[in-house]
The RNA shown here (small-subunit ribosomal RNA) has 1397 nucleotides and comes from a metagenome. The sequence is in RNAcentral, with records from SILVA. It matches the Rfam family "Bacterial small subunit ribosomal RNA".

RNA sequence: AUCUCUAUGUCCGGGAUAACACUGCGAAAGCGGUGCUAAUACCGGAUAAUAUCACGGGACCUCAGGUUCCUGUGAUCAAAGGUGACCUCUACAUGUAAGUUACUGCAAAGAGAGAGGCUUGCGUACCAUUAGCUAGUUGGUGAGGUAACGGCUCACCAAGGCGAUGAUGGUUAGCUGGUCUGAGAGGAUGAUCAGCCACACUGGGACUGAGACACGGCCCAGACUCCUACGGGAGGCAGCAGUGAGGAAUUUUGCGCAAUGGGGGAAACCCUGACGCAGCAACGCCGCGUGAGUGAAGAAGGCUUUUGAGUCGUAAAGCUCUGUCAAUUGGGAAGAGAUUGUGUAUUGCUAAUAUCAAUACGCAUUGACGGUACCAGUAAAGGAAGCACCGGCUAACUCCGUGCCAGCAGCCGCGGUAAUACGGGGGGUGCAAGCGUUAAUCGGAUUUAUUGGGCGUAAAGGGCGCGCAGGCGGCCAGUUAAGUCAGAUGUGAAAGCCCGGGGCUCAACCCCGGAAGUACAUUUGAAACUAUCUGGCUUGAGUAUGGGAGAGGGAAGUGGAAUUCCUGGUGUAGCGGUGAAAUGCGUAGAUAUCAGGAGGAACACCGGUGGCGAAGGCGACUUCCUGGACCAAUACUGACGCUGAGGCGCGAAGGCGUGGGGAGCAAACAGGAUUAGAUACCCUGGUAGUCCACGCAGUAAACGGUGAUCACUAGGUGUAGCGGGUAUUUACCCCUGCUGUGCCGAAGCUAACGCAUUAAGUGAUCCGCCUGGGGAGUACGAUCGCAAGGUUAAAACUCAAAGGAAUUGACGGGGGCCCGCACAAGCGGUGGAGCAUGUGGUUUAAUUCGACGCAACGCGAAGAACCUUACCUGGAUUUGACAUCUCGGGAAUCUCUCCGAAACGAGAGAGUGCCCUUCGGGGAACCCGAUGACAGGUGCUGCAUGGCUGUCGUCAGCUCGUGUCGUGAGAUGUUGGGUUAAGUCCCGCAACGAGCGCAACCCCUUUCUUUAGUUGCCAGCAUUCAGUUGGGGACUCUAAAGAGACCGCCCCGGUUAACGGGGAGGAAGGUGGGGAUGACGUCAAGUCCUCAUGGCCCUUAUGUCCAGGGCUACACACGUGCUACAAUGGGCUGUACAAAGGGAAGCGAACUCGCGAGGGUAAGCAAAUCCCAAAAAGCAGUCCUCAGUUCGGAUUGGAGUCUGCAACUCGACUCCAUGAAGUUGGAAUCGCUAGUAAUCGUGGAUCAGCAUGCCACGGUGAAUACGUUCCCGGGCCUUGUACACACCGCCCGUCACACCAUGAGAGUUGGUUGUACCCAAAGUUGCUAGGCCAACCCAUUCGGGAGGCAGGUACCUAAGGUAUGGCUGAUGAUUGGGGUGAAGUCGUAACAAGGUA
Repeated sequence: AUCUCUAUGUCCGGGAUAACACUGCGAAAGCGGUGCUAAUACCGGAUAAUAUCACGGGACCUCAGGUUCCUGUGAUCAAAGGUGACCUCUACAUGUAAGUUACUGCAAAGAGAGAGGCUUGCGUACCAUUAGCUAGUUGGUGAGGUAACGGCUCACCAAGGCGAUGAUGGUUAGCUGGUCUGAGAGGAUGAUCAGCCACACUGGGACUGAGACACGGCCCAGACUCCUACGGGAGGCAGCAGUGAGGAAUUUUGCGCAAUGGGGGAAACCCUGACGCAGCAACGCCGCGUGAGUGAAGAAGGCUUUUGAGUCGUAAAGCUCUGUCAAUUGGGAAGAGAUUGUGUAUUGCUAAUAUCAAUACGCAUUGACGGUACCAGUAAAGGAAGCACCGGCUAACUCCGUGCCAGCAGCCGCGGUAAUACGGGGGGUGCAAGCGUUAAUCGGAUUUAUUGGGCGUAAAGGGCGCGCAGGCGGCCAGUUAAGUCAGAUGUGAAAGCCCGGGGCUCAACCCCGGAAGUACAUUUGAAACUAUCUGGCUUGAGUAUGGGAGAGGGAAGUGGAAUUCCUGGUGUAGCGGUGAAAUGCGUAGAUAUCAGGAGGAACACCGGUGGCGAAGGCGACUUCCUGGACCAAUACUGACGCUGAGGCGCGAAGGCGUGGGGAGCAAACAGGAUUAGAUACCCUGGUAGUCCACGCAGUAAACGGUGAUCACUAGGUGUAGCGGGUAUUUACCCCUGCUGUGCCGAAGCUAACGCAUUAAGUGAUCCGCCUGGGGAGUACGAUCGCAAGGUUAAAACUCAAAGGAAUUGACGGGGGCCCGCACAAGCGGUGGAGCAUGUGGUUUAAUUCGACGCAACGCGAAGAACCUUACCUGGAUUUGACAUCUCGGGAAUCUCUCCGAAACGAGAGAGUGCCCUUCGGGGAACCCGAUGACAGGUGCUGCAUGGCUGUCGUCAGCUCGUGUCGUGAGAUGUUGGGUUAAGUCCCGCAACGAGCGCAACCCCUUUCUUUAGUUGCCAGCAUUCAGUUGGGGACUCUAAAGAGACCGCCCCGGUUAACGGGGAGGAAGGUGGGGAUGACGUCAAGUCCUCAUGGCCCUUAUGUCCAGGGCUACACACGUGCUACAAUGGGCUGUACAAAGGGAAGCGAACUCGCGAGGGUAAGCAAAUCCCAAAAAGCAGUCCUCAGUUCGGAUUGGAGUCUGCAACUCGACUCCAUGAAGUUGGAAUCGCUAGUAAUCGUGGAUCAGCAUGCCACGGUGAAUACGUUCCCGGGCCUUGUACACACCGCCCGUCACACCAUGAGAGUUGGUUGUACCCAAAGUUGCUAGGCCAACCCAUUCGGGAGGCAGGUACCUAAGGUAUGGCUGAUGAUUGGGGUGAAGUCGUAACAAGGUA
């Protein structure tokens, strides 16, 4: 300015100009020329105050700068009319004009509403690897400018202003009400809606106006687009729709002003992509539907199955209903109040019942949405369910496929042949017109901790002190009222959140009211606490006096011991060093020893968890200088205190600089060893350095891994310094105070370990530091340093952990105790030879398979010529060699012939049974044929399994219940002291008991007794060749029952124990000897080929039958054995003594034949009777005499015997002949402690035959054990651990390869910004204005003046340019380290004493 209100005014003049007419230029945009005319356009004058200014007077507040008000005088500044109506006053007098009136303007004032401008306190992101910034800058005076204050601008003056409470710079960002989340405090965010700001193609500028430096105005510059006749012009969707581009992604070029709101207008009305509606999108929120009831033959079908069934499942079908939505037919709103027109009535103006205005009541008029919401009818279960998930977290499980593949995965993690984790099916769970994924925020997260965390060992106390700022601060009294507390008032927009109502059928949504808004401001009060100021006090702190202690510090001097070196003497061959050596030194005289000397460094004993110091640190003695602490008693000052970011100083060792010094020691280096290597450990040398002076450096596991100060909270016991008391003074002991330094321990704390008045307890103040591991204490930057390097200090990327304390195990080249043929002491072997046998390897058609350290290898196999047999070749066969069921036929069975290698195949003959019978037949067993269910598999998986077995180990262990302790894992018991073969027993003990193991009970053996004597035995008697016979039960023996041995007795030791040592007696003595007996568990130990069994696989074959072959091969290697190498022997002759077994398809005497294996004949025996059966070593005699032999017997030739269908591949034995290696066995390694080793023979199982193997039996019959140091294995306790698949563990670094991110890099190329200068558009302002100009003034005119304008010019200035800097991005040959990666290479650094802590 606008709007409302109040009071006042609105007078007199003037000159132009658009439109318009004529006309010119231009492609266009547009621009002129001439002429006419009006105004609420423009100009001059008048009047004028409560306006403004100047001067004067007065009042009020006062921070003394002024503000406000009243009053007087003077000066200055205004205007514009229009429309409608009327005639009371005046004029003409019909009606109109002056005039009046209404409405609307205009001017100068005032008040209010509303809006805006300016200013100010507080608040407002991150980075300090941004620390200094600033010249109109800060202030003043004056002027200009603005609506207005102001360096806003200018001149002059002064030198200020900002900054660690973060200036400046960089990066990022519109702010707020609110929104999301959260219990809250907070954290994140700023869509829609609302308030504010900023912007309108980019940059600059002003004009107009009340308001703009103006989204749909102007000028200029720039980029871009378009038109053009090339001269010149036009444009700005970050308005609504719409297009393109970009992007993972975001709508219709709709209808209407009917409503609400806005602008203009007097109004009608006009404008309004504001707005109201509609359209599109499950984008969100809300509501509704896709049906309800009944229905068991639990249908069909799917899936699963233990094959019985289960499940989808009342689910479906069927039957009975309902009718929302959708469809269709019909009806059908509210949103409309106004305005305007008109009618009536009242009131006001007026002279007036006209008119006009207002009010009230009627009527008429107006709907985009839209025939929409809503209502009714018709018909029909009819048209309407998906998505994710189902290993745990997390609700929901099975089958098939796949086989570390394909794939899944939010984290842990699934998948390598039985996948609830992949894919599919069935089923289930969750949500539902949605569901899931992705991205993001808060929460959980007390995981940045104000509420509400920590720092001994998990991340984390600064290396230590002094100290500015800052923070905090003793007692008493007063003052003020800043903090604090209470009240009041105002504000805290609306919307939103919350509460109460109301409206759409409900809800979402909308409307009304309230509360809240934790805050700010003003004001009134209180005065305890904090604070301010004032006064005082002495207990905090300090000063003075007197003492003693101390490796406290600095400087100067002095001392002895020792090492080394030098000189001299004595003396001779070594010294030195090590695990062992060597290098080295030494005959040129070392080491050793004596004497003298030189020099440097360090200070033995005292010496002590003793002392001092802030820490680092300080150790001979003396002197000088000097700091601090402590004790005692009084006096004084009067809070002077504590902490301490920055800052300053000190600061081990090592290092650096300059100059000295240098004995010993000793990085680097050299040599010698060790070793696979040994750039190490060990040895011999040895230079820097170590020492001194002066500087630098500034770090340590600078550790009590524990910041400083103050206060409080049981004790006990040492020690150092100084006191007090007691005792007669002193001294000791004892009691006690302060200060320091240790140990133990209560409460409390702690994750635990532990700490505990020297706190890691309970409180207070201040500082430092931490926030998963790695990358990394690194890069870049800055700063300090001579350098080395220090300080400060990230990110990308990567992992799902890293870490602490404690527990149980396991392990240790840790410790202690103990045991075992474990070592040692012995005896005999293996490893060498030949052979046997098993294995590996090789070979092969096949050499079937399994077993692999101990704990596979004379093992499965107690016996492969065929068979066995599983393997190979060939020939056959398919319901099968074997089992069950169904059907048909036949008794079964036996004999013979042909083919063939056999199996198989083909054919002939004999033969007719048992049971029942209704006499038809039927049944059982057996054989043949057919059909399909099925058989069959020594095929795979022992890592799907059962059972059985091995092994640690016949080791002494392994556990449980209750109780107790611990947050817990767990512990205790079970450990400890003894003892034992033993967790055996005793004692002790927060344990008390119990179980499986140990032991015992069982068997054999050793002695005796009793009973019983045949087949056994024979002392005495008789008899015989003979226990042969009579006889006998004494003995041996047999086989049944008993006895016996228990540390029972004695002595000693020991805890009056357990138990141990010795002795007696005894056949036997300390579990008498042997056997059987194997705890919890370990080894994914072994076995699917004993057997059983899940799953998979084969089914005219991976099944079955047959023949032949193979398992028996043979350059080689290993294991286990046999026989030997000889004289303690071999050969020959003679002769003696066992035990335990076996025997009928058997053992087989005697006799006889054969050299013999054996043959013939044959007695006896189902066995204490007969047979196998001779035992052999031994003993006696003889030969051999040390040799490759009279040793040894392999190999080979010949001849035989036996078994068997058959000895070729491939049996055993006999005889004759042959006569190999081998002369005691390397490294290494095995067994055995007494009737054992060694040695000698005998028997048995398997078996037709085959034994050096296996199992058993007896004969002869030793040596040695000091002992537990060592090797191996084991048990218990303890210790360390980074191991737990448990040391065959774990784990580090280089190198090589691949990938990823990052640093440096000659540079290159962008962005942004600073400084200086050049040029300078438009534009404001100033100056000028010679060109131009109607109003006003002067002038008669001409003309002049005033006032302006174009133009020019000055300052400023955007863009542009030149030069030079800062910051930052991308990129770059090459290069540095880092991270990750499958089983790569080299070593083995760490974890145990990790083999050198």